[in-house]
RNA sequence: AUAAGGGCAAACCCGCUGUGAAGCGGGGACGCAAAGCCUCCGGUCUUCAGGCUCUGGAUGAAGAUAGCGGGGUUGCCGAA
Numbered sequence: 001a002u003a004a005g006g007g008c009a010a011a012c013c014c015g016c017u018g019u020g021a022a023g024c025g026g027g028g029a030c031g032c033a034a035a036g037c038c039u040c041c042g043g044u045c046u047u048c049a050g051g052c053u054c055u056g057g058a059u060g061a062a063g064a065u066a067g068c069g070g071g072g073u074u075g076c077c078g079a080a
Stems, first nucleotide, its partner, number of pairs: 007032002012027006030067001036073003040070003043065007
């Protein structure tokens, strides 16, 4: 690469948690060769602070996203 055995589970719906982004459980499959796991780096999203006429931007802190990328790490089968 190609097969085999399989695995995960988007949107949406129901229930629960959270200020929120979102998460968990059940149903359900858009897709995924790591769509297994980990926030170290960047992105995106949420909350708080400050700013003291108002609005906007920037900044700091705390969180979310691993199915947004990079990185780390583990892993099924098999031509090679």
The RNA shown here (c-di-GMP-I riboswitch aptamer) has 80 nucleotides and comes from a rhizosphere metagenome. Rfam family: c-di-GMP-I riboswitch aptamer. Rfam links the family to the GO term cyclic-di-GMP binding. The coordinates come from a structure-prediction model, not an experiment, and the mean pLDDT is 83.